Large-subunit ribosomal RNA, domain IV from a soil metagenome, 340 nucleotides, folded computationally. The coordinates come from a structure-prediction model, not an experiment, and the mean pLDDT is 80.
Context: one part of a larger RNA
RNA sequence: CGCUCGUUCAGGAACUCGGCAAAUUAGACCCGUAACUUCGGGAGAAGGGUCGCCACGGUAGGGUUUAUAGCCCGAGGUGGCCGCAGUGAAACGCGCUCUGCGACUGUUUAACAAAAACACAGGUCUCUGCUAAGUCGAAAACGACGUAUAGGGGCUGACGCCUGCCCGGUGCUGGAAGGUUAAAGGGAGAGGUUAGCCGCAAGGCGAAGCUUUGAACUGAAGCCCCAGUGAACGGCGGCCGUAACUAUAACGGUCCUAAGGUAGCGAAAUUCCUUGUCGGGUAAGUUCCGACCUGCACGAAUGGCGUAACGAUAGAGCGACUGUCUUAACGAGCGACUCG
Numbered sequence: 001c002g003c004u005c006g007u008u009c010a011g012g013a014a015c016u017c018g019g020c021a022a023a024u025u026a027g028a029c030c031c032g033u034a035a036c037u038u039c040g041g042g043a044g045a046a047g048g049g050u051c052g053c054c055a056c057g058g059u060a061g062g063g064u065u066u067a068u069a070g071c072c073c074g075a076g077g078u079g080g081c082c083g084c085a086g087u088g089a090a091a092c093g094c095g096c097u098c099u100g101c102g103a104c105u106g107u108u109u110a111a112c113a114a115a116a117a118c119a120c121a122g123g124u125c126u127c128u129g130c131u132a133a134g135u136c137g138a139a140a141a142c143g144a145c146g147u148a149u150a151g152g153g154g155c156u157g158a159c160g161c162c163u164g165c166c167c168g169g170u171g172c173u174g175g176a177a178g179g180u181u182a183a184a185g186g187g188a189g190a191g192g193u194u195a196g197c198c199g200c201a202a203g204g205c206g207a208a209g210c211u212u213u214g215a216a217c218u219g220a221a222g223c224c225c226c227a228g229u230g231a232a233c234g235g236c237g238g239c240c241g242u243a244a245c246u247a248u249a250a251c252g253g254u255c256c257u258a259a260g261g262u263a264g265c266g267a268a269a270u271u272c273c274u275u276g277u278c279g280g281g282u283a284a285g286u287u288c289c290g291a292c293c294u295g296c297a298c299g300a301a302u303g304g305c306g307u308a309a310c311g312a313u314a315g316a317g318c319g320a321c322u323g324u325c326u327u328a329a330c331g332a333g334c335g336a337c338u339c340g
Stems, first nucleotide, its partner, number of pairs: 001335008010326002014324001019321001027051005036041001038158001061073004095318006101311002106118002122156007134142002159306004164236003169233002171229005178224003184218002189213005196205003237255005264298001265295001276292005
């Protein structure tokens, strides 16, 4: 000096990203216990007292009896022997307040993440009438020996109050008049070939057949088209002016849009500017709590806002406590070091 421990004057978080680590609290019985609340909780809230031994006093229940008394049984209590310096809840084992997030118990990155992520009960949309939809697939099988209070899929996520506007685009559902349109049907027409004909020749014309093609026309779904649909994918404006101080604009004008963000919330797990401004807490507070609204870029089941209880969750504060620190010291064990 290191590791693992023990103790420490005065102070008591001044340490530090942060009370990390350590310390404190801790049992049993009795007293006592707030806000809030879904009336169950919160709660072992918080906070306080007692505990060994001795002395004194008091004591349960039952039986008998008409009843009381008395008597009896007897939990208990007490004494003795043994043992014993005294003592002892000897292990384990709870502080409080405000706020964010998630309702909760659960689940998860075996071996750097346990969470606000996943799940969840509940909500809602959608598909499915049974040879169900769906899954697998060659099949068997599952779904289900179930039958819409059932089964599959999507989103949301207890509970409370709620869930606004837009169907122009995309998707889905429905529609069928018209347009477009495949195979197929159809075969107008065209090309090749050549019996033959013309020509002195080169060559030209060219029926039938065969062959290569092929227009019109007929022709389903789909698409175009017409509607519906948002707890479907999604979206939810700009400029200018205006009130008798100023400021602001209930009001007006104009452009654009499918429609221009409603309720609630808001510097927020979202706010760039920003340590916004004001208030609170501190001697001093980029964090925290309460407000304001100028929301760069909240917003309603990609749910909005609340919420008791819960949490090895995240931020802040108070008390107690402490070697975290001021600032170190001493001690124990094991190493390190020296010799062997």